[in-house]
RNA sequence: CCGCAGGGUGCUUAGGGUUCCGCUUCCCACCGGGAAGGCCUGGUCCGAGAAGCACCGCCGGCGCGGCAAAUUCCGUUCCGGUACACGGCGGGCCAAAAUCCCGGGAGAC
Numbered sequence: 001c002c003g004c005a006g007g008g009u010g011c012u013u014a015g016g017g018u019u020c021c022g023c024u025u026c027c028c029a030c031c032g033g034g035a036a037g038g039c040c041u042g043g044u045c046c047g048a049g050a051a052g053c054a055c056c057g058c059c060g061g062c063g064c065g066g067c068a069a070a071u072u073c074c075g076u077u078c079c080g081g082u083a084c085a086c087g088g089c090g091g092g093c094c095a096a097a098a099u100c101c102c103g104g105g106a107g108a109c
Stems, first nucleotide, its partner, number of pairs: 007056006015046002020043002022040001023037006057082005063076004084104001086107001090102003
């Protein structure tokens, strides 16, 4: 320097804003409605590569079964493994924002 790989989904949390609900302030013709407010705790909602849990996938192991046969192929209960991980600016999505997506990116070590 190049290549391959570091898997997927769901639920949730950190976090996020303000479409809806609620709340607050003001106004009105006051069963209610309108305007503004997220520097309103919240409900709905979004939500992690480097957060959690679960399931699936993948890899491996003892055993068991299958077939004419098995250390070699296929299936499978159970068990184990799935490491490490600092990170902008800027842009994008949805109403909007974000540790979401660009992105295990640029860059650093």